[in-house]
A computed fold for a 1435-nucleotide RNA from a Candidatus Parcubacteria bacterium, annotated as small-subunit ribosomal RNA. It matches the Rfam family "Bacterial small subunit ribosomal RNA".
RNA sequence: GAGGAUUUGAUCCUGGUCCAGGUUGAACGCUGGCGGCGUGGAUAAGGCAUGCAAGUCGAGCGAAUUAUUAUUCUAUGUAGGGGCAACCUGAAUUAGAAUAAUAAUUAGCGGCAAACGGGUUAAUACAAAAUAGAUAACAAACCCCAAAGACAGGCAUAACCCGGGGAAACCUGGGCUAAUUCCUGAUGUUUUUUACCAACAUCUGUUGGUAAAAAAAAAGAAAUUCCUUUAAAAGGGAAAUUCGCUUUGGGAUUGGUCUAUUUCCUAUCAGGUCGUUGGUAGGGUAAUGGCCUACCAAGCCGAUGACGGGUAGGCGGGCUGAGAGGCUGUCCGCCAACAAUGGCACUGAGACACGGGCCAUACUCCUACGGGAGGCAGCAGCCGAGAAUCUUGGACAAUGGGGGAAACCCUGAUCCAGCGACGCCGCGUGCAGGAAGAAGCUCUACGGAGUGUAAACUGCUUUUUGCCGGGAAAAAGUUCUUCUGAUGGUACCGGUAGAAUAAGGAGCUGCUAAUCACGUGCCAGCAGCAGCGGUGAUACGUGAGCUCCAAGCGUUAACCGGAUUUACUGGGUGUAAAGUGUUUUAAGGCGUCUGGAAAAGUCUAAUGUUAAAUCCUUUGGGCUUAACCUAAAGGCUGCAUUAGAUACUUUCUAGAUAGAGGACGGCAGAGGGAUCUGGAAUUGCCAGGGGAGGGGUGAAAUCCGUUGAUCUUGGUAAGAACACCGAAAUCGAAAGAAGGAUCCUAGGCCGAUCCUGACGCUGAUAAACGAAAGCGUAGGGAGUGAAAGGGAUUAGAUACCCCUGUAAUCUACGCCCUAAACGAUGGACACUAGCCAUUCUGAGUGUCGACCCUUAGAGUGGCGAAGCUAACGCGUUAAGUGUCCCACCUGGGGAGUACGGCCGCAAGGCUAAAACCCAAAGGAAUAGACGGGGACCCACACAAGCGGUGGACCAUGUGACUCAAUUCGAAGACAAACGAAGAACCUUACCAGGGUUUGAACUGCUAACGACACCUUUUCGAAAGAAAGGGGUUCCCACAAGGACGUUAGCAGAGGUGCUGCAUGAUCGUCGUCAGCAGGUGCCGUGAGGCGCAUGCUUAAAUGCCAAAACCUACGCAACCCCUAUCUUGCGUUUUACUUGUCGCAAGAGACUGCCUCUUUUAAAGAGGAGGAAGGUGGGGACGACGCCAGAUCCGUAUGGCCUUUAUGCCCUGGGCUGUACACGUGGUACAAUGGUUGCUACAGCGGGUUGCGAAGCAGCAAUGCGGAGCCAAUCCCUAAAAAGCAACCUCAGUUCGGAUCGAGGUCUGAAACCCGACCUCGUGAAGCCGGAAUCGCUAGUAAUCGCGAAUCAGCCAUGUCGCGAUGAAUAUGUUCCUGGGUCCUGUACUCACCGCCCGUCAACGCAAGCGAGCUGGAAAUACCUGAAGACCAG
Repeated sequence: GAGGAUUUGAUCCUGGUCCAGGUUGAACGCUGGCGGCGUGGAUAAGGCAUGCAAGUCGAGCGAAUUAUUAUUCUAUGUAGGGGCAACCUGAAUUAGAAUAAUAAUUAGCGGCAAACGGGUUAAUACAAAAUAGAUAACAAACCCCAAAGACAGGCAUAACCCGGGGAAACCUGGGCUAAUUCCUGAUGUUUUUUACCAACAUCUGUUGGUAAAAAAAAAGAAAUUCCUUUAAAAGGGAAAUUCGCUUUGGGAUUGGUCUAUUUCCUAUCAGGUCGUUGGUAGGGUAAUGGCCUACCAAGCCGAUGACGGGUAGGCGGGCUGAGAGGCUGUCCGCCAACAAUGGCACUGAGACACGGGCCAUACUCCUACGGGAGGCAGCAGCCGAGAAUCUUGGACAAUGGGGGAAACCCUGAUCCAGCGACGCCGCGUGCAGGAAGAAGCUCUACGGAGUGUAAACUGCUUUUUGCCGGGAAAAAGUUCUUCUGAUGGUACCGGUAGAAUAAGGAGCUGCUAAUCACGUGCCAGCAGCAGCGGUGAUACGUGAGCUCCAAGCGUUAACCGGAUUUACUGGGUGUAAAGUGUUUUAAGGCGUCUGGAAAAGUCUAAUGUUAAAUCCUUUGGGCUUAACCUAAAGGCUGCAUUAGAUACUUUCUAGAUAGAGGACGGCAGAGGGAUCUGGAAUUGCCAGGGGAGGGGUGAAAUCCGUUGAUCUUGGUAAGAACACCGAAAUCGAAAGAAGGAUCCUAGGCCGAUCCUGACGCUGAUAAACGAAAGCGUAGGGAGUGAAAGGGAUUAGAUACCCCUGUAAUCUACGCCCUAAACGAUGGACACUAGCCAUUCUGAGUGUCGACCCUUAGAGUGGCGAAGCUAACGCGUUAAGUGUCCCACCUGGGGAGUACGGCCGCAAGGCUAAAACCCAAAGGAAUAGACGGGGACCCACACAAGCGGUGGACCAUGUGACUCAAUUCGAAGACAAACGAAGAACCUUACCAGGGUUUGAACUGCUAACGACACCUUUUCGAAAGAAAGGGGUUCCCACAAGGACGUUAGCAGAGGUGCUGCAUGAUCGUCGUCAGCAGGUGCCGUGAGGCGCAUGCUUAAAUGCCAAAACCUACGCAACCCCUAUCUUGCGUUUUACUUGUCGCAAGAGACUGCCUCUUUUAAAGAGGAGGAAGGUGGGGACGACGCCAGAUCCGUAUGGCCUUUAUGCCCUGGGCUGUACACGUGGUACAAUGGUUGCUACAGCGGGUUGCGAAGCAGCAAUGCGGAGCCAAUCCCUAAAAAGCAACCUCAGUUCGGAUCGAGGUCUGAAACCCGACCUCGUGAAGCCGGAAUCGCUAGUAAUCGCGAAUCAGCCAUGUCGCGAUGAAUAUGUUCCUGGGUCCUGUACUCACCGCCCGUCAACGCAAGCGAGCUGGAAAUACCUGAAGACCAG
């Protein structure tokens, strides 16, 4: 440490896809009140305008400038003074100059800093980084400590002055000058080298001491006091102090270098390397080193992945996760690298230097065209590219840094502020009361419900907001006693006004919390996955309501998780993806027993380290809380060192024999190679016989044959393969191996002793073998036989069948190297019940011997315990339980394909992707359905029969066509004489025209009028209807009102044969009167599910019996019900009457395999028989299981929803439903002599009748009319039954068959027979002479033939339908086939279920990849040419 959705009709498994969580330097959409703390150029290391980001020291130096003061000088010549005048003198002031002092500034020389701080992540897979070490191979400015020193001299140079060049940048000549600039010398407790000694350390050495030689330093400054010089100063000297300076040693700290381990992907990168690897000598460096050079050697690295390619700054850490891990490196910190690109050095303690230099290159700018200038990956800011990332702000107050003695200066480091909901955290948008509940809106079953105490309204509060007032800490330091706050008038505090200033986003089919209505109608659209939308969408859009989160909410992108879906923790490979075709072997991995040693792994303890921050635990602290900041202690699973332990692994050593191997003796075998050899068969050839066919097939033909085949006899030749034995048998590593003999040769098994002494197992790379086909060379070639040819079959037939036939098949040699190379199961060892069969060998018992029996070992098979498995299955020959090693797998397709490489003569093989597409693909098992699969069984299913349909004419229904309309429905079986058991009007739903609008019919309300009803007249009109009248009259009641009723007007609402039978009820058809269908309990199975309901016998039957993990039960079957056949009894009418009988009604009897024989399993049952009217369900009917066909019907009725409302409603007249080139279905009548016509004469049953049936009689040829008896029916009528029978005629013909069609005249019904009725009479007299392919019904009182009745109905298009009786057959050997059905088994990639599923080409369009004449960019390598700056060497 949670799972869920999705493959199927359902199930289990395998397996992928998707979702729920957390996170981000994010972006986008909608929205947006406040504050705190963080954070913000991830892309173009692209280019940059402007400003700022590194200076400071005058207490190092010479100068220059300014101000003030002092002194001196010059100029002017005022006041004043002198002079007659010219003029002279002359303070103060003004101007200038010089010197000095004080204060300030700064271009230059000089010192220190500028190598820090700040930025970025381009390069870099290691010269980087992390961790642990080494430096005895090193360095150091500033700082600290200790010791010592600081002496004597000198030469220059900038600034400055005078010139020159240039547009500028700047350059240059001459001259003067200073220093804490530079140089020389002296000094030496110093350094180096060498030698020796001592101590220490073991990689070269280190430390100390002694001796010798060589080399080798320096600078001052400030203020105070004193002395001295001067007119005063400057200057000079001395003292102590401070800051510097030089040398050495040490410290602190920082760095250089080296070592080990770790550090991404790729083998479609396998070999790399020449300063390369090592050595010697030298150079160079602070220092080691091929760092560099010369010489010598030929090494060095690599499957433990070198070399190459791609990508990438590394880490502390961050996110996620139960953990192990996975991903990541933004902010903060450490390290590295870089500074437009490339190279180079200089200065310096430190750089090969972001704001230094030189050169080259690219770019930008200036220019007088000669030449110059520049480098934001510093802070802001601009452009560009991008989905995307901020102010050209304030201050040095704090922290820190540089310089300075210090004041102080500088500091885009830093501290702050600004912008952005980018993130985290906190607060608010009010609180309390307020209706059985306003309005609005939504829904509604119309009753109501929801929004909802929500609002309004009342009271209260003031966080936040506005205004007023007060107002911080952060400040310590320095100099010296005063000053210092950018943030900020901010935080915070007090007062005051007022609910006032403040809510949205996403979702609501399942996963996943939350649903209704309307609109839309596979459209518009949604979607993370499954999927939703085709007229009732909780999935689209809108509204209402609800859910979740909330100043945010969603989406997109990305990472981890879930995913045990790379499995170390923690997976697999018989069939799901996955065992190399087999064997051998080098490396590697693993490995028997005993003793000893070591201590690498392992374990224990300690020490060091693991920077800080972060994170975790514990205890605290500071911001009102939190986020955030902060203190202390511990942890941070790592590494190293030291000291221990020694069971196991490892290493070394000494032994052992159980593993392995060898020797000896036997045994079996299609094991391998070579040579020789045999018979049968086949084919060819020769000869004899023989004489017409043969061959081949489902049937044929091509083909062979009179030039003699096939057949037969004899001879001969050739090649290939080996019958019987032969088997679940044997051998081999696998592929594979079969006549016999000989030679050569490998392996295995058994037996008893001896020997070796772990020598073993496995096995990437590699090697060998490796069916068939194929390739090369040379032979061979009988039969068979790819390709090819011909004949058939077929729609075609590039096939299956037949006739020919080349390569091949055979041999030798050489290649190829793949198979469903399979036990779809890698090898080795050990362990875990058995039974049976068989091959080889040994032992025992026994035998004359063999077989048999018992037993041991090695094989080969079958069934099975435990166990395993998703199941199937495996099971000592494991797929069980364990150990070791190898190979292989990670969704399906693309694809074992492309590209690259290796191999091959080629064919091709081995290795082996991606883009793109899909949400599955798959395994096993289950129930069905299906099968041109099997077994069993049934049915007028076939067969055997009889009669039809399909051809003719007519009737009727349908399609099609037509039409104003030809109303609508029904469509294989299961529509089509069906709805319709009656279309002239009506019906009627259709069409045209004329009317009407609360309506023809229903209910309620309001108002007016009136009883209503009923009868009736006139006009107009086709009618409906309209207008105007007449007659007539009253119920309850109290004669007012009211009720009831009617008319009119209005309002609610009616009406609809309008749509949806795929929204429905109800009813029906069909499989099918087939025998099935289902449940309870129990048992089996992980489960779907199975058993029950299987097998055997039997039945019409899941009807029974036996048996059985089943036992029962429901619906079906059967029976119960009705009709009928026989009998009995009772009653009854009919009959002129009586009895009986017939007949009608009612009640009963009778039939149950009950009896006998046989068969079967002693059963169920079957066969036969007796008796009986009837015999095995006697015949017939009603009765139709679970369900199937979205079967039929909204036009029978009912009904949801939708549509319509002066019309899709209602009324009327006329028309249509009857229309006719044609096609189909169902029927009727025929084609004739078993017949037709005429005459005579018999025999039924079911039914119907008062608006009815209608007799006798009369009239008419007849239909019918007149007539009216009788009958509400066992009484009367319809009512004549017909076929049959008897007699006559017709005599095989389009007829005396057949009756269609047409003409004329009538009858009847009905307001009305034109469209459009039936019937009668006369006349007319069509097709048709038994019907192609195909197809239907029927098994007995049946088929066939014959007539009769009824419903509907005024009449009838009825030849239909439903019933009734009369006459009355034939055939069934049987279940092979056709059709349909039932049970069981089986296969399946089907489940919408074979009318299924599904493959390939082609066409159009789109997407992706490979190749493609070529073209182009980048990177790298090699050869050569040119060659800057700079470095080194020589001069």
The RNAcentral record of the sequence draws on ENA and SILVA. The coordinates come from a structure-prediction model, not an experiment, and the mean pLDDT is 83.